[in-house]
RNA sequence: UUCGAUAAAGCUAAACGCACCGUGAGGGGCGGGCAGAAAGCAACGGAUCUUAGUAAUAAGAUGGCCGAGCUGCCGAAA
Repeated sequence: UUCGAUAAAGCUAAACGCACCGUGAGGGGCGGGCAGAAAGCAACGGAUCUUAGUAAUAAGAUGGCCGAGCUGCCGAAA
């Protein structure tokens, strides 16, 4: 620098269940484990969604939707 193996040390944790917070999208906790090599950080651009509004729009949600950005474990090859 490139790559991600039927390897290995660890990590995260979808659906679903329980109870909690939020008008809501959703969020955090415990269990669970579909998956993930950035499923780490972060709402800058796009996308989708929610609430209010006739609308323009405003305030929010999603990083496990995509792109750009920052950082990083293990291993392989050169």
The RNA shown here (c-di-GMP-I-GGC riboswitch aptamer) has 78 nucleotides and comes from a Nitrospirota bacterium.
Model confidence (mean pLDDT): 84 of 100.
It was read from a public genome assembly, where an Rfam model found it.